Background
The RNA shown here (transfer RNA) has 73 nucleotides and comes from a Candidatus Berkelbacteria bacterium. The prediction has a mean pLDDT of 81. It matches the Rfam family "tRNA". The family's RNA type in Rfam is transfer RNA. Taxonomically the source falls in Candidatus Berkelbacteria (Bacteria, Bacteria candidate phyla). RNAcentral holds the sequence, with entries from ENA.

[in-house]
RNA sequence: GCGCCCGUAGCUCAGUGGAUAGAGCGCAAGAUUGCGGAUCUUGAGGCCGCUGGUCCGAAUCCAGCCGGGCGCG
Numbered sequence: 001g002c003g004c005c006c007g008u009a010g011c012u013c014a015g016u017g018g019a020u021a022g023a024g025c026g027c028a029a030g031a032u033u034g035c036g037g038a039u040c041u042u043g044a045g046g047c048c049g050c051u052g053g054u055c056c057g058a059a060u061c062c063a064g065c066c067g068g069g070c071g072c073g
Stems, first nucleotide, its partner, number of pairs: 001072007010025004018056001027043005049065005
C1' cells in the first nucleotide's frame, strides 16, 4: 500500500429501513437475612466511532475519514 471483518450501555453481545434502541453480566435501591451471599422486585446508565449523502423515514443502505483485528505484498 491492497483486500476482508468489526466499532451499539461499565463489559459481552442482539437489533440488517419504520414504535420512546434491547438482553445477559455488572452497578444502585427495596424485599428476604442476625450480617452477608444467593434469590425476587424496581431503577439508573446509549442518542449507535466521526463527517457527509440517499430516503417520507437510517444503528441499519452509500462515500470518505478514525480506531481495532486478520490476510496479502